The prediction has a mean pLDDT of 84.
Predicted 3D model of a 77-nucleotide RNA (c-di-GMP-I-GGC riboswitch aptamer) from a Planctomycetota bacterium.
It was read from a public genome assembly, where an Rfam model found it.
RNA sequence: CCUCGAAAAGGCAAAACCGCCGUGAGGCGGCGACGCAAAGCCAUGGGCCUGAGUGUCAGGUCGCCAGGCUGCCGAAG
Numbered sequence: 001c002c003u004c005g006a007a008a009a010g011g012c013a014a015a016a017c018c019g020c021c022g023u024g025a026g027g028c029g030g031c032g033a034c035g036c037a038a039a040g041c042c043a044u045g046g047g048c049c050u051g052a053g054u055g056u057c058a059g060g061u062c063g064c065c066a067g068g069c070u071g072c073c074g075a076a077g
Stems, first nucleotide, its partner, number of pairs: 002077002004074002011036002017030005034063001040069003044066003047061005
């Protein structure tokens, strides 16, 4: 360094519930842990979801998959 995810430390936080925002999908905060080795970041491709302007439009989701960028620890090979 690569593969990989044993150990330890530390990290994130699904659902439900509460508050606020949004037409909505959903977002943010609190609480809470189902899980996560990129569950860190980016809507670039696909998927899925939403729409008071129905459509070659506007949105949401990266904790669906792929891709890009960055990154902690180190048992084993």